[in-house]
RNA sequence: GCGGGCGUAGCUCAAUGGUAGAGCAAGAGCCUUCCAAGCUUUAGAUGGGAGUUCGAUUCUCCUCGCCCGCU
Repeated sequence: GCGGGCGUAGCUCAAUGGUAGAGCAAGAGCCUUCCAAGCUUUAGAUGGGAGUUCGAUUCUCCUCGCCCGCU
C1' cells in the first nucleotide's frame, strides 16, 4: 500500500427497514437476627459524519479504532 472481518449497556451477546432486548454486574426495596441466596424494581448503549427511505442497529459512501491475510 491492497483486501476481508468486527465495533450495540460496566462485561458477554441478541435484534435480516417499523418504539433497541437478554444474562451477569450496579442502585433501591422485600425477605433474613445478620450475611449470602432468592423475589420485585430502577438507571444505563447502536464508534463518528453524510446519503437513500415515511421510517436505518440493519442499505450506500467517507472516516476512526481493533483483528486477520497479501505485498
Transfer RNA from a Gaiellales bacterium, 71 nucleotides, folded computationally. RNAcentral holds the sequence, with entries from ENA and MGnify. Taxonomically the source falls in Gaiellales (Bacteria, Bacillati, Actinomycetota, Thermoleophilia). The same sequence occurs in records of 3 taxa. Its Rfam family is "tRNA". From the family's description: Transfer RNA (tRNA) molecules are approximately 80 nucleotides in length. By type it is a transfer RNA.